[in-house]
RNA sequence: GCCCCCGUCGUCUAGAGGCCCAGGACGCAGCCCUUUCAAGGCUAAAACACGGGUUCGAAUCCCGUCAGGGGCA
Numbered sequence: 001g002c003c004c005c006c007g008u009c010g011u012c013u014a015g016a017g018g019c020c021c022a023g024g025a026c027g028c029a030g031c032c033c034u035u036u037c038a039a040g041g042c043u044a045a046a047a048c049a050c051g052g053g054u055u056c057g058a059a060u061c062c063c064g065u066c067a068g069g070g071g072c073a
Stems, first nucleotide, its partner, number of pairs: 001072005007066001010026004018056001029043004049065005
């Protein structure tokens, strides 16, 4: 330099154009329970890498950039 794959809460992930102003698990915080802790129950906060395009509608499709991984030279 060229090609391929991937990027979603703190972490791991679901998602295949409308049912999602994005769900789950763990973690964190609060409350209940308990003499206390753990376990258990309930509640809350927390994310679509960035920019553009297509579309009535984009986390999802297309292009570019950035970051990570792999292959060839």
Record summary
The RNA shown here (transfer RNA) has 73 nucleotides and comes from a Chloroflexota bacterium. The RNAcentral record of the sequence draws on ENA. The same sequence occurs in records of 2 taxa. Its Rfam family is "tRNA". Rfam classes the family as a transfer RNA. About the family: Transfer RNA (tRNA) molecules are approximately 80 nucleotides in length. The prediction has a mean pLDDT of 82.